RNA sequence: UCCUUAUCAAGAGAAAUGGAGGGGCUGGCCCAAUGAAGUUUCAGCAAGUAAUAUGGAUUAUAUUCAUAUGAGGUGCUAAAUCCUGCAGAUAUAUUUCUGAAAGAUGGGGA
Numbered sequence: 001u002c003c004u005u006a007u008c009a010a011g012a013g014a015a016a017u018g019g020a021g022g023g024g025c026u027g028g029c030c031c032a033a034u035g036a037a038g039u040u041u042c043a044g045c046a047a048g049u050a051a052u053a054u055g056g057a058u059u060a061u062a063u064u065c066a067u068a069u070g071a072g073g074u075g076c077u078a079a080a081u082c083c084u085g086c087a088g089a090u091a092u093a094u095u096u097c098u099g100a101a102a103g104a105u106g107g108g109g110a
Stems, first nucleotide, its partner, number of pairs: 001110008013042005021031003025085001027083002043077004051069007081102001086099004
């Protein structure tokens, strides 16, 4: 980098430095000199890998499913992935709902 799979309406912040931008992209709408991004330190939240334990499936080993703990390694800590972009349904035609696409994160593989 690519493929595949799961989740995305929950949860969790301060300081220092830095100086003008940021929220992936479009269109909106927000955040920001009462200081943006980035970097550093400490703290916190989350999924789950290895491994272990218990129970089930299997004639049995192996294997597999569920639950719990969860090293190491990650990610995250404004607003539903902030809403939206394509399709369908619905409506008092302002709407609402569903599924994709796209994106993000973790796991597995190349």

Background: Model confidence (mean pLDDT): 79 of 100. A computed fold for a 110-nucleotide RNA from Clostridium luticellarii, annotated as SAM riboswitch aptamer (S box leader). Its Rfam family is "SAM riboswitch aptamer (S box leader)". Rfam's curators write: The SAM riboswitch is found upstream of a number of genes which code for proteins involved in methionine or cysteine biosynthesis in Gram-positive bacteria.